The RNA shown here (small-subunit ribosomal RNA) has 1383 nucleotides and comes from an uncultured bacterium.
Rfam family: Bacterial small subunit ribosomal RNA. Its family is annotated with structural constituent of ribosome and ribosome in the Gene Ontology.
Its mean pLDDT, the model's own confidence on a scale to 100, is 83.

RNA sequence: ACGAACGCUAGCGGCGUGCCUAACACAUGCAAGUCGAACGAGAAAGGGGCUUCGGCCCUGAGUAAAGUGGCGCACGGGUGAGUACACGUGGGUAACCUGCCUCUAAGAUUGGGAUAACCUGUCGAAAGACGGACUAAUACCGAAUAAGACCACAGUUUCCGUGGAAACAGGGGUAAAAGGUAGCCUCUACUUGUAAGCUAUCACUUAGAGAUGGGCCUGCGUACCAUUAGCUAGUUGGUGGGGUAACGGCCUACCAAGGCAAAGAUGGUUAGCUGGUCUGAGAGGAUGAUCAGCCACACUGGAACUGAGACACGGUCCAGACUCCUACGGGAGGCAGCAGUGGGGAAUAUUGCGCAAUGGGCGAAAGCCUGACGCAGCAACGCCGCGUGAGUGAUGAAGGCCUUCGGGUCGUAAAGCUCUGUCGGAGGGAACGAAUGCUCUUGAGGUUAAUAGCCUUGAGAAGUGACGGUACCCUCAAAGGAAGCACCGGCUAACUCUGUGCCAGCAGCCGCGGUAAUACAGAGGGUGCGAGCGUUGUUCGGAAUCAUUGGGCGUAAAGGGCGUGUAGGCGGUUUGUUAAGUUCGUUGUGAAAGCCCCGGGCUCAACCUGGGAAUGGCAAUGGAAACUGGCGGGCUUGGAGUGUGGCAGAGGGGGGUGGAAUUCCGCGUGUAGCAGUGAAAUGCGUAGAGAUGCGGAGGAACACCGAUGGCGAAGGCAGCCCCCUGGGCCAACACUGACGCUCAGGCACGAAAGCGUGGGGAGCAAACAGGAUUAGAUACCCUGGUAGUCCACGCCCUAAACGAUGCUCACUAGGUGUUGGGGAAGCGAUUCCUUGGUACCGUAGCUAACGCGUGAAGUGAGCCGCCUGGGGAGUACGGCCGCAAGGUUAAAACUCAAAGGAAUUGACGGGGACCCGCACAAGCGGUGGAUGAUGUGGAUUAAUUCGAUGCAACGCGAACAACCUUACCUACCCUUGACAUGUCGCGAACCCUGCUGAGAGGCGGGGGUGCCCGAAAGGGAACGCGAACACAGGUGCUGCAUGGCUGUCGUCAGCUCGUGUCGUGAGAUGUUGGGUUAAGUCCCGCAACGAGCGCAACCCUUGUCCCUAGUUGCUACGCAAGGGCACUCUAGGGAGACUGCCGGUGACAAACCGGAGGAAGGUGGGGAUGACGUCAAGUCCUCAUGGCCCUUAUGGGUAGGGCUUCACACGUCAUACAAUGGCCGGUACAGAGGGUUGCCAAGCCGCGAGGCGGAGCCAAUCCCCGUUAAAGCCGGUCGUAAUCCGGAUUGCAGUCUGCAACUCGACUGCAUGAAGUCGGAAUCGCUAGUAAUCGCGGAUCAGCAUGUCGCGGUGAAUACGUUCCCGGUCUUGUACUCACCGC
Repeated sequence: ACGAACGCUAGCGGCGUGCCUAACACAUGCAAGUCGAACGAGAAAGGGGCUUCGGCCCUGAGUAAAGUGGCGCACGGGUGAGUACACGUGGGUAACCUGCCUCUAAGAUUGGGAUAACCUGUCGAAAGACGGACUAAUACCGAAUAAGACCACAGUUUCCGUGGAAACAGGGGUAAAAGGUAGCCUCUACUUGUAAGCUAUCACUUAGAGAUGGGCCUGCGUACCAUUAGCUAGUUGGUGGGGUAACGGCCUACCAAGGCAAAGAUGGUUAGCUGGUCUGAGAGGAUGAUCAGCCACACUGGAACUGAGACACGGUCCAGACUCCUACGGGAGGCAGCAGUGGGGAAUAUUGCGCAAUGGGCGAAAGCCUGACGCAGCAACGCCGCGUGAGUGAUGAAGGCCUUCGGGUCGUAAAGCUCUGUCGGAGGGAACGAAUGCUCUUGAGGUUAAUAGCCUUGAGAAGUGACGGUACCCUCAAAGGAAGCACCGGCUAACUCUGUGCCAGCAGCCGCGGUAAUACAGAGGGUGCGAGCGUUGUUCGGAAUCAUUGGGCGUAAAGGGCGUGUAGGCGGUUUGUUAAGUUCGUUGUGAAAGCCCCGGGCUCAACCUGGGAAUGGCAAUGGAAACUGGCGGGCUUGGAGUGUGGCAGAGGGGGGUGGAAUUCCGCGUGUAGCAGUGAAAUGCGUAGAGAUGCGGAGGAACACCGAUGGCGAAGGCAGCCCCCUGGGCCAACACUGACGCUCAGGCACGAAAGCGUGGGGAGCAAACAGGAUUAGAUACCCUGGUAGUCCACGCCCUAAACGAUGCUCACUAGGUGUUGGGGAAGCGAUUCCUUGGUACCGUAGCUAACGCGUGAAGUGAGCCGCCUGGGGAGUACGGCCGCAAGGUUAAAACUCAAAGGAAUUGACGGGGACCCGCACAAGCGGUGGAUGAUGUGGAUUAAUUCGAUGCAACGCGAACAACCUUACCUACCCUUGACAUGUCGCGAACCCUGCUGAGAGGCGGGGGUGCCCGAAAGGGAACGCGAACACAGGUGCUGCAUGGCUGUCGUCAGCUCGUGUCGUGAGAUGUUGGGUUAAGUCCCGCAACGAGCGCAACCCUUGUCCCUAGUUGCUACGCAAGGGCACUCUAGGGAGACUGCCGGUGACAAACCGGAGGAAGGUGGGGAUGACGUCAAGUCCUCAUGGCCCUUAUGGGUAGGGCUUCACACGUCAUACAAUGGCCGGUACAGAGGGUUGCCAAGCCGCGAGGCGGAGCCAAUCCCCGUUAAAGCCGGUCGUAAUCCGGAUUGCAGUCUGCAACUCGACUGCAUGAAGUCGGAAUCGCUAGUAAUCGCGGAUCAGCAUGUCGCGGUGAAUACGUUCCCGGUCUUGUACUCACCGC
């Protein structure tokens, strides 16, 4: 944008438009007739009169109907089936026609015979047909006349140039006609007035001219398919003849063999063409409804007749299909005219009114006909216009929705008040379109004898409207009757709530929905458009996404494998000419409508209308001659080529020849293995291999030289020699004179593999066999081995045939190497210049980037090939080629929303480099085996509460489950609640006490009043009880809605920012590099310069010293008291360590190594301290918190039970398995803590746990804790044994705590005396005061420690080193980026 359709909705008007499908079939009505002024004939009903009642006369009426004849029916109207000279545009017709119309010239004389109608007869159902008799004409026919018309002959002039045309003159031949009407009496005839006359007019005939309309021919333009490449016998041409209005194979006979085609013939498919319409900036693209021009068609096919015109929509004939009538013999019909019907379809209207206007046919005219047309009806189908009210109105009403509960919003919106009256309703008035014609009146002119008549023309009068009582105008009443649709995640204007929970659904693309959905559905609100709004379909645009304007081809799709060369395209320099292209002017045409501009008319607009402009085109004509082209003549320093002289080369073909090596054969020596692999085996070998020596055979390939060397068009080419042969390069001259470049088709060549025939066959080696590997192994590895590889001839014709880069030419910075030739300088080494190739780096420029960069992927020119999202697919079908394999050319259906390129950040790699870390290695000690403790899984259970689950859950939350804790289970109870706030009432609180119950609790009894204010009454605070409601409460769910806290990578050295610079950008740089460090620590360098969070330091502790202070500490005073504060110690302050000093290394740096001094040396040791982030890591059961859920229960209370179960599995520990030990006796030395609900001394009792006891201590004082801290040390015993090891388990008897040790505590004594003799695969910790080992203390706690947090004692071994396993930096590859647990 639309001839639209569908959904929801709908007040009015104007102007338009309306079967896109079945050119499917059609009932019914209408759509072409008219003329009596061409002709003959001619009713009826009705009315009137007469009548003998049979009828007749007048009228109707020369009417109706029919016939002859004329004109029309070839226009108008419909449709688009067919159709690729049909249409558009420009020409031609000297090759033609044209009724009616206009003009000019001339004429219309004289005869004849028929025939419809009507009448009558026959046949037939009908349609209709046939026969007889009568009759007319502007019907038909003969004769006359006939110039210019036509025909043939011959002539002159002019013009165009095929051969004709025109004019003039000549004689010869052929061919016409029709009258009608009205009027008049001047002429003529009869003398009334008529017509044979005259006038007018309409007809008629001939000729010429015009106008109009056509016929034919032709240039150019106008769809797709080459998977349609050859087509053609009336075909192409000629001659004779025929035919036509006219040219022509249009037709025919004969002759010739032509004609068309890659600029696309022929064939197939599709299609009415155009002006225009839609879109677009334009160029274009799509389209061809309405309106207009042309064409074609009229049930389907064919044919002619009539006519000026048809091969005829409402004519004829034939054939066919279909429908209808029929008496079965035969007939009738053609809506793609207007309405209408059925059918088809998503879908397209009334069987309307009128000829009033415009137009058409006939007619002299009146008029008749006209489904053309003018109108009305239906349809929001389109365009345009109008309305659905306006002003005021804040308690911002009610109500809805949202809410942070304060409010916000719908919203001046409503109500209310004041107005207005478009549209619609009612009443009334009321058009334009109408003017012709006709009639009448009146004027002028013409004709004429005329004042008549007629013709032309002017004025006036009367009369004519389908639409329609419509437009329009006036009046009345009343805000009264008149708003919807789509959307609201982004694109794209517009946001919230609820419901739903990957369901239901949405969706144009991306995508949304899995419990907080602006995306689904509803609602509130909003946005857009508005009598419409959305959806679907189609077209153009955006799309530079077929690129003429205006694209590309190294890697994204795309350079043909390579050459040669035809057609074609393009082409050096100069001159002349031409005028095809080009350019300027003029002329014609380019219909109208439409678009555009300026006006005009409907109230505006849509719409209608006047004028103009425009119509890029085609043609004609005149000029110009620069450029391109054509033709002619020249040129050569150029382009191209030839000749002469040189040069290099795996260029090609053929023939010969050489040595090394492999294999095989023969002989000799010789003995047990050889070969092969990651390791093996198959294989070969005692029948003598392998090894070694000599000799021989045969085939294939040519080490070193050898090279980002050379040659060739590409494929490709390698020992040496000979023959034949192609190309290239260089130098200097001579010659030809544009001979050139590119190249669709064509032709030639074209690796390897493969095919055919015949040879050859050493090695290698598809297939195949065996052995290994493996889960398997139709593979990789091994042992064998056939085609093949080689030669000759013939095919095949493809490759990552690659520089993934077509060929040719020109121009545009350089540098370096190498190869071929030439020149110059120099004695020379060598240097410089020039030219052809081949590599690398690089400027400008180009590129998406990577990169390219005088050998271009730069800048230009010429020509060719190729591309247009991925897959399907280089496939199918067809054609061509091939022996085959197959090649070449080459689609579609369907399907996806991507596929792809280059680069970036990460991550990853059974990639690389570097480095560090108890990461490995080197060591020490463990775990995994036993018993026990403890946690977890699993199982069990009424319940075994919950959480934690690789490292980073599992002696974890829990620094203590007998009750409590406790969240779980069972039972019994409570319901404003155990706890908070608010309201009301009563009472102080509180204390004592009875019964009942397992208890919570239930039911009672008694006592008892306080504080503050106030004189009192009373009030208040706090507390208790009761009532009702707001609410409380929840260890209920979601750690994947969250805060906070924590774990982990990791105390690893990293993570970032600002400005600048680089890059189109993501990003990079800085932060990389060279060193160095524990460290992104520091130094140097550097398009970076700085900065931040991390590192380090600052903090605590420990190690040395100094100062100060000293009680409860210490003590040189013999002890006590007392004194003293030197020492130990305590706790305050300070010093000290900084690579500061020396030497070496290093780059004169940073730093490292060694040394001195020092208590301590290179961060002295330890701790606290944890960057940006990762793991949707952990925790809703610490706490906080959104949402959801429970509310006489998922809340609260009580008792009892459970968390302590036990076939089993795992983690973490304890104790052991013993002699470096156990036991007995003796004997040394700590540190750090704790203590009033507490630590508890001495003394006494008990074998002991412990008890009694009570001193001291709120602690440098006393106690835990002086009997030794233990290991240790000294002495004794045990003697390798399940033991004098080990201590589980069990029995008895006790102690302590506690309301209470049954489930379920710890400890003591006596007795018992299990497993276990050092632990499989595997695995953990630790680098120095560390591991190992030994004891001590604290928290928790009534009691309970093998756990945990601390403390000190004794006190090692080892580190060659970085190959490997796990974390960091740089680099590389990537199809990964929820990132290798990937894809």